Source information
A computed fold for a 370-nucleotide part of an RNA from a bacterium, annotated as large-subunit ribosomal RNA, domain IV. Its mean pLDDT, the model's own confidence on a scale to 100, is 88. The RNAcentral record of the full RNA draws on ENA.

Context: one part of a larger RNA
RNA sequence: CCAUCCAGAAGGAACUCGGCAAAAUCGCCCCGUAACUUCGGGAGAAGGGGUGCUCCAUUAGCGUGUAGGGGCUCGCCUCCGAAGCGCGAAGGAGCCACAGCAAAGAGGGCCUGGCAACUGUUUACUAAAAACACAGGUCUCUGCAAACUCCUAAAGAGGAGGUAUAGGGACCGACGCGUGCCCGCUGCCGGUAGGUUAAGGGGAUGGGUUAACCAGAUGCCGCAAGGUGUCUGGUGAAGCUUUGAACCGAAGCCCCGGUGAAGGGCGGCCGUAACUAUAACGGUCCUAAGGUAGCGAAGUUCCUUGUCAGGUAAGUUCUGACGCGCAUGAAUCGCGUAAUGACUGGGCCGCUGUCUCCUGGAUGGACCCG
Numbered sequence: 001c002c003a004u005c006c007a008g009a010a011g012g013a014a015c016u017c018g019g020c021a022a023a024a025u026c027g028c029c030c031c032g033u034a035a036c037u038u039c040g041g042g043a044g045a046a047g048g049g050g051u052g053c054u055c056c057a058u059u060a061g062c063g064u065g066u067a068g069g070g071g072c073u074c075g076c077c078u079c080c081g082a083a084g085c086g087c088g089a090a091g092g093a094g095c096c097a098c099a100g101c102a103a104a105g106a107g108g109g110c111c112u113g114g115c116a117a118c119u120g121u122u123u124a125c126u127a128a129a130a131a132c133a134c135a136g137g138u139c140u141c142u143g144c145a146a147a148c149u150c151c152u153a154a155a156g157a158g159g160a161g162g163u164a165u166a167g168g169g170a171c172c173g174a175c176g177c178g179u180g181c182c183c184g185c186u187g188c189c190g191g192u193a194g195g196u197u198a199a200g201g202g203g204a205u206g207g208g209u210u211a212a213c214c215a216g217a218u219g220c221c222g223c224a225a226g227g228u229g230u231c232u233g234g235u236g237a238a239g240c241u242u243u244g245a246a247c248c249g250a251a252g253c254c255c256c257g258g259u260g261a262a263g264g265g266c267g268g269c270c271g272u273a274a275c276u277a278u279a280a281c282g283g284u285c286c287u288a289a290g291g292u293a294g295c296g297a298a299g300u301u302c303c304u305u306g307u308c309a310g311g312u313a314a315g316u317u318c319u320g321a322c323g324c325g326c327a328u329g330a331a332u333c334g335c336g337u338a339a340u341g342a343c344u345g346g347g348c349c350g351c352u353g354u355c356u357c358c359u360g361g362a363u364g365g366a367c368c369c370g
Base pairs, nucleotide, nucleotide: 001365002364003363004362005361006360007359008358010356011355014354019351027051028050029049030048031047036041038174052095053094054093055092056091061087062086063085064084068080069079070078071077072075096100108349109348110347111346112345113344114343115341116340120132121131136172137171138170139169140168141167142166148158149157150156175336176335177334178333180266181265182264185263186262187259188258189257190256191255194254195253196252200248201247206242207241208240209239212235213234214233215232216231217230218229219228220227221226267285268284269283270282271281294328295325306322307321308320309319310318
């Protein structure tokens, strides 16, 4: 010096991001306990007092209950109850110690905010929380071979041997009071006249091929007319093949409506009152509609240590207000709320080596010698 402990004058959080750590409190009995409250709670609130041993004393009393006694519907009945056994205050008198829950184990408390109702759950190995879940609320799907899910997408199974007071999905998250406006966009639901629209139906038209025909050249036969071949070019029916127009074709989309506890959104500028300031009021532009109730420098406030008040000798934190909300706001819920919390902020009492400011001691290491 390190680890783990013990003790400490005076002070007592001055330490520090923060009382982190430590100290303190601690059992049992009695007294006594506020706001608030969902009347359960809050409560072990808080705050006090007592606590050992001996004797009175085999204490009072209580339980059990033998002997015994009483009662009657007479029994393994019931009531009382010496003894024995068990439990056991309260009081008085006295004794010892610094100290009597004598050691050990065993809440520190209070005031006031935020968040989450609560008990629960979670990142096995840095996060236990204001995150998840939760009872409860709402919307939506599903009429049963249900919706939905698993699956080789088949069979089969779950849902469910359930049937809309049921089951699936989504969001919110006890409870109390509430939950405004916008359907233009997106989604979903409903509608079907018209527009658009696939496969398919339909086959117009065009192309390829060529039997035949025409023209030219030419071989052979023939006196000739002509006949019969070959080659080149052209026209070209039917068939086969290919191309595929018009027209008929559903849902969807366009279109017409509805719908917010569906995704979402919820304005600007200018002027105006007999001090000033402000603007109930007016004008104007834009929008689908321009933020209601609440709350508000907030876990949201940049400016900002906003301003005022409280608390302190002194307070960028904290609490209460104000409202100019950079950029609150109503089930991505708004605002309250008793109880609860190893959650988080601020303050106070107690207590302390956290500190002023360190010191001594113990054990084990480190270190030295072998």